Parts: sequence; structure tokens; C1' cells
RNA sequence: GCGCUUGUAGCUCAGUUGGAUAGAGCAGAUGCCUUCUAAGCAUCAGGUCGCAGGUUCGAAUCUUGCCAAGCGCG
Repeated sequence: GCGCUUGUAGCUCAGUUGGAUAGAGCAGAUGCCUUCUAAGCAUCAGGUCGCAGGUUCGAAUCUUGCCAAGCGCG
């Protein structure tokens, strides 16, 4: 330098031929329970889906460029 894959909550991930409110587990907060803690149960909060454009009535999803990580080739 070229090709491929990946980037979604603090962490690990799902979401697929574009469709209406973006989800799960763990972690966090509050409450219940307990003498207290842990465990358990309930509720809550947390995201402009790596960044910027394009297509579309509608984009996490398609597309272009850039950034980062991984793999391969030279």
C1' cells in the first nucleotide's frame, strides 16, 4: 500500500433481505426481605447505534469518505 471482518448502555452481546417506541445479561441506583451484609424479588436510570455525508416517506441496517481494532496479502 491492497483486501476482508468488526465498531450498538460502564462491560459482554443481540438486533439481517430498511418499518415505525433500540433490547438482553452483568454492573449501578432505590425499595422489599434480613439484626447487618450477601443472596433473592420488584422498580428505575443509563444510547443522538465510531464520526461526517448520500439514497429513501422512513437508516443501527443500504451506500461513500474518514477514524479505530483484528486478520490476511505484498